[in-house]
Molecule: c-di-GMP-I-GGC riboswitch aptamer
Organism: Emcibacter sp.
């Protein structure tokens, strides 16, 4: 640098369920493992998703559309960065 068959030290933690924080999305702590070779860490790009806490719009007649800001997801996917251990070279 390129890859992840074997192996080893180890690491992360989906659902669910406790407590906690937020309109929400979802975070955080602890239980708990579906998976994961970057499920380390960065919202730049795109998606997908919230926005009775904000604006503005149509229609309604009182809560649903749009839409602009705002946010949330790195375990949805490119992209940037850094990294263990085998392994070709």
């Nucleotide at each position: 640098u390129g890859u992840g068959a074997c192996a080893a030290u180890g690491g992360c933690a989906a659902a669910c369920c406790g407590c906690c924080g937020g309109u929400a999305a979802c975070a955080g702590c602890g239980g708990g493992a579906c998976g994961c070779a970057a499920a380390g860490c960065c919202u730049c790009u795109g998606g997908u998703c919230c926005u009775u806490a904000u604006u503005a719009u149509a229609g309604u007649g009182u809560u649903u559309g749009u839409a602009a800001g705002g946010g949330a997801u790195a375990g949805c996917a490119g992209g940037g960065u850094u990294a263990c251990c085998g392994u070709a070279a």